[in-house]
RNA sequence: CACCGAUAAGAGCAACCUGUGGUGAAAGCGCAGGGCGCAAAGUUCUCAACCUAAGUUUAUUUAAGUAAGUGAAUAUGGUUGGAGAAAUGCCGAA
Numbered sequence: 001c002a003c004c005g006a007u008a009a010g011a012g013c014a015a016c017c018u019g020u021g022g023u024g025a026a027a028g029c030g031c032a033g034g035g036c037g038c039a040a041a042g043u044u045c046u047c048a049a050c051c052u053a054a055g056u057u058u059a060u061u062u063a064a065g066u067a068a069g070u071g072a073a074u075a076u077g078g079u080u081g082g083a084g085a086a087a088u089g090c091c092g093a094a
Stems, first nucleotide, its partner, number of pairs: 004092002012038002016034005022029002036081001043086005048080004055074008
């Protein structure tokens, strides 16, 4: 120094579970405890997959002045410990 990664050291993140309730239409997100695991399981962008459907569109039922119910589609909402790229980053055995 790094297209490297130790039964190192000091940190970091946090699957899932439990508790909790602020937030949200929902999916989710937050906080606390435990800790499956992770050398970028940190950030940004792009793509992909998945979740939700407020709003919008549409079909249908009831009603018959606007309306209400049910079904379908849809992300601008979200999750990724999926992929790629960019820049950044702790330590220093082999």
A computed fold for a 94-nucleotide RNA from an Acidobacteriota bacterium, annotated as c-di-GMP-I riboswitch aptamer. Its mean pLDDT, the model's own confidence on a scale to 100, is 82. It was read from a public genome assembly, where an Rfam model found it.